[in-house]
Context: one part of a larger RNA
């Protein structure tokens, strides 16, 4: 000087406490450990692994397992030498990859060049080991208030001072004091968005006025006035009053004002811990492997199931199913695509077919809200399951696709110890869009907006942090 304490002092955090909802129980969806298997590739494992790499495993992908094949290679560069064009047709074989075989024909600035094949060598190649040999990159303590450094000053020296200390703050953020003064990375603020308000500008968006036209509709002239849109300004600073504080800083109230003391939410993560993750994203050092651990292909596996756990979904009903009427949304998508409106199908779909490269056309709410019905029951609660019948996509839904139609109706009657989230437009309902994507196992991720709450004016305790202090046989 750190570390450390079942030491004590002082703070803060949805960290308890109060209060909503949940998880553990029951069906299913996923991940995962175990088992199984020819193979069930591989990573990732307390918080910080387990709807994670995976924003899409039917072949592909695919790294894994069988079998079938190939050996300058499926890819790149170079060099001799040969041969010719190469693509492409065709036939035969075979599950394909391949083999085996015909058939046509080469360009040019022509000692050769260019493209292809062949032999040769260099090499290519490896998702084979090492993340404990590495960049890069992410995670976490942590939005936590912290980590230093020059100079001087102390001290024989490690080091210490400043960074403590007395208010305050969300803050090492401010002030005040002080043998310090000054300073960097961090805080904050400068970036984005969203609330107000104005200036520009008016199509595809808007319709107050006028005027025209319709079974209606901004549906036309037209208007730039409001809605919107997207660019620039403005605007909040404890600025202003009262109190209070030390005449600070600040902290209670107040006024105005959309907005007020960090408005909100975002992006931004100090010095550094975890030899933390990743060699399977990419890159790189060793090292291993070269008729194989490369490469190619068909087929099966990643989907196996006596169990265990973890994230979710759907119930368990009457704040509630059903039935029918009936209204309001953002935020993104769309030309190999969204598909309005017609007709057929009970429906998944299908047949036609307008418009739209989209502020123009399409994709569209649920839940509310009316009206009826059920009347507490394993039911008009619940939806797994399992028959059969069908639609779609795709070369192909056998393993192993989604979806739709009868028919079947399984557990479950609120779930032990245990445990999570949330302080507001939040939690909780209810929907909606969208990446990936032929199709989808999407209930998942990522957003959008409707409906919209109770609770906390405490800091004993739990648990993670932050400050100073002590005590230590630890470093």
């Nucleotide at each position: 000087u750190g570390a450390c304490g079942g030491g004590g002092g002082c703070c803060c955090g949805c960290a308890c406490a109060a209060g909503c909802g949940g998880u553990g129980g029951a069906g299913c969806a996923u991940g995962u450990g175990g088992c199984u298997c020819a193979a069930u590739u591989c990573g990732a494992g307390g918080c910080a692994a387990c709807g994670c790499g995976a924003a899409g495993a039917a072949c592909c992908u695919u790294a894994c397992c069988u079998g079938g094949g190939u050996u300058u290679g499926a890819c790149a560069u170079a060099u001799a030498c040969c041969u010719g064009a190469c693509c492409g047709c065709c036939g035969g074989u075979g599950a394909g990859a391949g083999c085996c075989g015909g058939u046509u024909u080469c360009u040019c600035u022509u000692u050769g060049a260019g493209c292809a094949g062949g032999u040769a060598u260099a090499c290519g190649g490896g998702u084979g080991c090492u993340g404990c040999a590495u960049g890069g990159c992410u995670g976490u303590c942590g939005a936590c208030a912290g980590c230093u450094c020059g100079u001087g000053c102390u001290g024989u020296g490690a080091a210490g001072u400043g960074u403590u200390c007395g208010g305050u703050u969300a803050a090492g953020u401010c002030c005040g004091g002080c043998a310090a003064c000054g300073a960097g990375c961090g805080c904050a603020a400068c970036c984005c968005a969203c609330g107000c308000u104005g200036u520009u500008a008016g199509u595809u968006a808007c319709c107050a006025u006028c005027a025209g036209g319709u079974a209606a509709u901004g549906c036309u002239g037209g208007g730039g006035a409001c809605u919107c849109u997207a660019a620039c300004a403005g605007g909040a600073c404890u600025g202003c009053c009262c109190g209070u504080g030390c005449u600070a800083a600040g902290c209670g109230g107040g006024a105005g004002g959309a907005a007020g003391g960090c408005g909100u939410g975002g992006a931004c993560g100090a010095c550094g811990u975890c030899a933390a993750g990743u060699c399977c994203g990419c890159a790189u050092g060793g090292c291993c492997c070269u008729u194989a651990c490369g490469c190619c292909c068909a087929g099966g596996g990643c989907u196996g199931c006596a169990c265990a756990c973890g994230u979710g979904c759907u119930a368990c009903a009457a704040u509630g199913g059903c039935c029918g009427g009936u209204a309001c949304a953002g935020a993104g998508g769309g030309u190999c695509g969204c598909c309005a409106c017609u007709c057929u199908g009970c429906g998944a779909a299908g047949a036609g077919g307008a418009g739209c490269u989209a502020a123009u056309c399409c994709c569209g709410a649920a839940a509310a809200c009316c009206g009826g019905c059920c009347c507490c029951a394993g039911u008009u609660c619940g939806g797994a399951u399992u028959g059969g019948a069908g639609u779609c996509u795709g070369c192909a839904a056998c393993c192993c696709g989604a979806c739709u139609c009868c028919a079947u109706g399984a557990a479950g009657u609120a779930g032990g110890a245990a445990u999570c989230g949330c302080u507001a437009g939040u939690a909780a309902a209810g929907g909606c869009g969208u990446a990936u994507c032929a199709g989808c196992a999407a209930c998942g991720g990522c957003g959008c907006a409707u409906u919209g709450a109770a609770u906390c004016u405490g800091u004993u305790c739990c648990c993670g942090g932050g400050c100073a202090u002590u005590g230590u046989a630890c470093a």

A computed fold for a 475-nucleotide part of an RNA from an uncultured organism, annotated as small-subunit ribosomal RNA, 3' major domain. Model confidence (mean pLDDT): 83 of 100. Its Rfam family is "Bacterial small subunit ribosomal RNA". The RNAcentral record of the full RNA draws on ENA, Greengenes and SILVA.